[in-house]
Context: one part of a larger RNA
RNA sequence: CUGGGCUUAAAGGGUGCGUAGGCGGUCCGGCAAGUUGGGUGUGAAAGCCCUGGGCUCAACCCAGGAAUUGCGCUCAAAACUGCCGGACUAGAGGGAGACAGAGGCGAGCGGAACUUAGGGUGGAGCGGUGAAAUGCGUUGAGAUCCUAAGGAACACCAGUAGCGAAAGCGGCUCGCUGGGUCUUUUCUGACGCUCAGGCACGAAAGCCAGGGGAGCAAACGGGAUUAGAUACCCCGGUAGUCCUAGCUGUAAACGAUGGAUACUAGGUGUGGGAGGUAUCGACCCCUUCUGUGCCGUAGCUAACGCAUUAAGUAUCCCGCCUGGGGAGUACGGUCGCAAGGCUGAAACUC
Numbered sequence: 001c002u003g004g005g006c007u008u009a010a011a012g013g014g015u016g017c018g019u020a021g022g023c024g025g026u027c028c029g030g031c032a033a034g035u036u037g038g039g040u041g042u043g044a045a046a047g048c049c050c051u052g053g054g055c056u057c058a059a060c061c062c063a064g065g066a067a068u069u070g071c072g073c074u075c076a077a078a079a080c081u082g083c084c085g086g087a088c089u090a091g092a093g094g095g096a097g098a099c100a101g102a103g104g105c106g107a108g109c110g111g112a113a114c115u116u117a118g119g120g121u122g123g124a125g126c127g128g129u130g131a132a133a134u135g136c137g138u139u140g141a142g143a144u145c146c147u148a149a150g151g152a153a154c155a156c157c158a159g160u161a162g163c164g165a166a167a168g169c170g171g172c173u174c175g176c177u178g179g180g181u182c183u184u185u186u187c188u189g190a191c192g193c194u195c196a197g198g199c200a201c202g203a204a205a206g207c208c209a210g211g212g213g214a215g216c217a218a219a220c221g222g223g224a225u226u227a228g229a230u231a232c233c234c235c236g237g238u239a240g241u242c243c244u245a246g247c248u249g250u251a252a253a254c255g256a257u258g259g260a261u262a263c264u265a266g267g268u269g270u271g272g273g274a275g276g277u278a279u280c281g282a283c284c285c286c287u288u289c290u291g292u293g294c295c296g297u298a299g300c301u302a303a304c305g306c307a308u309u310a311a312g313u314a315u316c317c318c319g320c321c322u323g324g325g326g327a328g329u330a331c332g333g334u335c336g337c338a339a340g341g342c343u344g345a346a347a348c349u350c
Base pairs, nucleotide, nucleotide: 004321005320006319008303012318014201015200016199017198021194022193023192025088026087027086028085029084030083031082033081034080035077036076037075038074039073040072041071042070049065050064051063052062053061054060091191092188093187094186095184096183097182098181099180103177104176105175106174107173108172109171110154114150115149116148117147118146119145120144121143125136126135162169163168206247207246209244210243211242215241216240220236221235222234223233258317259316260315261314262313263312266295267294268293269292270291271290272289273288274287275286276285299306300305323350324349325348332343333342334341335340
């Protein structure tokens, strides 16, 4: 260096955009760098290998050949790769028309519930549990009615549904805005795929500054339980949870399954479009594209299972793995306000 792998055994980067690099559609012409063939020079000698010979044999020695898979020069070929030129439309992208959607950001609005405050009625309990107690209540609680304030989340619809690259997204309306699908075949004409570094996004918790704070609730206090109970249960309760501007950059960031393309039985459900038959129209039925589920043939798999949304058959590119522990630790570097993140060993031991 090659060879083996990555759903669950070690192993897919959390996700995207994209630079270098790697790889790249169809046809024609040219060049001849790669490639292929011929010639030639060189590839020291010895050794190895083959043939023959000399010491009685052998080791050893001598002669010749082959080999030295390489490199240079030169002649030629033009299929493939490459380069140059020309052309194409099946990849990719644009236009036109239509459609679905909790995709994102901002602003405004709404009702239910909850808590608190004020007032009315009322008068002894309430609350809580397995049972209790702490707690609240005659300074009038709980219950009930009216009024006001506040913050957070949006019941039903709701789905095996939808959207988004992932994280994630759910009351209503308006504004701004990203992506997707279908139809058309109108335009460009390979403009493509992947992507080390890089950049951006990235749940929750946490950090910084300023607000906000209803409910919930780490920590903490109390009551129980218990041998104990630094818990599970109960009564309280602060950070936090919410908003704005920053930081952090992690996760069972999971489909534990990287991306792209092509091909490979069917059956059935569902979301979004288009078309056909029929019809006044719609439904039904059929076809097709695109997403999302279930079952299942071949094939694959250690098995479980996967199976046109592959874990099948192939090609290209990236990431990653190499026994368990030590250890995602130490040291160094780098990022961070910190917490810590990223990179990441060894001794020793089984």
The part of an RNA shown here (small-subunit ribosomal RNA, central domain) has 350 nucleotides and comes from an uncultured bacterium.
The full RNA is in RNAcentral, with records from ENA and SILVA.